[in-house]
């Protein structure tokens, strides 16, 4: 320095152009319990960043960042 992959809440992880962006643990509140713990219920929380492309982008393109592999 080139080339390939990834980049969704606090972690984990679906979502292959029209979704109210789903699940799990986590967190809050309330229920139960003497109290915790378990269990129940109920919320709040998420598209790395510009841009472009289309009626409409997490999804398609480029660009930049960041992480990781390969290779001289």
């Nucleotide at each position: 320095g080139g080339c390939c992959c990834u980049g969704u809440a606090g972690u984990c992880u679906a979502u292959c152009g029209g979704u109210u962006a789903g699940g799990a643990c986590g967190c809050g509140a309330c229920c139960c319990u003497u109290u915790c713990a378990a269990g129940g219920u109920c919320g709040a929380g998420a598209g790395a960043c510009g841009g472009g492309u289309u009626c409409g982008a997490c999804u398609c393109c480029c660009g930049u960042c960041a992480g990781g592999g390969c290779u001289a």